[in-house]
Context: one part of a larger RNA
Molecule: large-subunit ribosomal RNA, domain VI
Organism: Klebsormidium flaccidum
RNA sequence: CGCUGUUGAUGAAAAAAGAAUUGAGAGGCGCUGCCCUUAGUACGAGAGGACCGGGGCAGGUAAACCUCUAGUGUACUGACUGUCGCACCAGCGGCAUCGCCAGGAAGCCACGUUUGCACGGGAGAACUGCUGAAAGCAUAUAAGCGGGAAACCUUUCUCUAUACAAGUUCUUAGAAUCGGUGAAAGACUCUCACCUUAAUAGGCGCAUGGUGCAAGUGCUGAAAGGCACGAAGCUUUUGCGUACUAAUCUGAUCGAAU
Numbered sequence: 001c002g003c004u005g006u007u008g009a010u011g012a013a014a015a016a017a018g019a020a021u022u023g024a025g026a027g028g029c030g031c032u033g034c035c036c037u038u039a040g041u042a043c044g045a046g047a048g049g050a051c052c053g054g055g056g057c058a059g060g061u062a063a064a065c066c067u068c069u070a071g072u073g074u075a076c077u078g079a080c081u082g083u084c085g086c087a088c089c090a091g092c093g094g095c096a097u098c099g100c101c102a103g104g105a106a107g108c109c110a111c112g113u114u115u116g117c118a119c120g121g122g123a124g125a126a127c128u129g130c131u132g133a134a135a136g137c138a139u140a141u142a143a144g145c146g147g148g149a150a151a152c153c154u155u156u157c158u159c160u161a162u163a164c165a166a167g168u169u170c171u172u173a174g175a176a177u178c179g180g181u182g183a184a185a186g187a188c189u190c191u192c193a194c195c196u197u198a199a200u201a202g203g204c205g206c207a208u209g210g211u212g213c214a215a216g217u218g219c220u221g222a223a224a225g226g227c228a229c230g231a232a233g234c235u236u237u238u239g240c241g242u243a244c245u246a247a248u249c250u251g252a253u254c255g256a257a258u
Stems, first nucleotide, its partner, number of pairs: 016172006025159004031059007043048001060117006069110001071108002076103003080099001081096006120154003127147004174254001176253003179195005200246003203242005209235003216229005
């Protein structure tokens, strides 16, 4: 140290697991200019022209994000050309760099937005002082006490207990793993959400957003076309809702406790 047995205890402790933390330590940041004011003041014959202090703007850089402005947006919408096909007209589909073109939801992004680079403290370099002897003077120094730089230690942001002295606090049973539906995650793994006591994904419904007024029919015009039904129709990764489908099964493994 492990195993086994016996006795006692039921509320404590230890171990283990989960969650939250402390921070020994490590890293990041640290920037600059201009304008106004103080003040045409101090100073200076004049010319000129401040320190200290207060306020504002900008550049640079870093991080996060997509409300706005842009870009992309090859599974969204529309317009157009050639050709082939759906028997033909009409309407559609394939191919032509996504066929070309005009826009564009989500996501991702910068040219966009927001925020930071702050105020301080400590010790202290050069330097500059107070008191002050040795050395009746003088001396910032010998005892003692101050000021003093973007550098140092902090303050600020991030990681961090494999910090082997491995810390601390709280909690304690279906907790956890496999399996399944998935995305704010992602090569795989991991992480995170959910598994019918369910909105996890798909479908469906409504809406937002996008495009821009469908097909068809009617009216009109010689026709190309135009108008009405009609702000239409269609709609991708957006929002809300809805168990229709899939998360089957008293699923398997395993654990605590007894």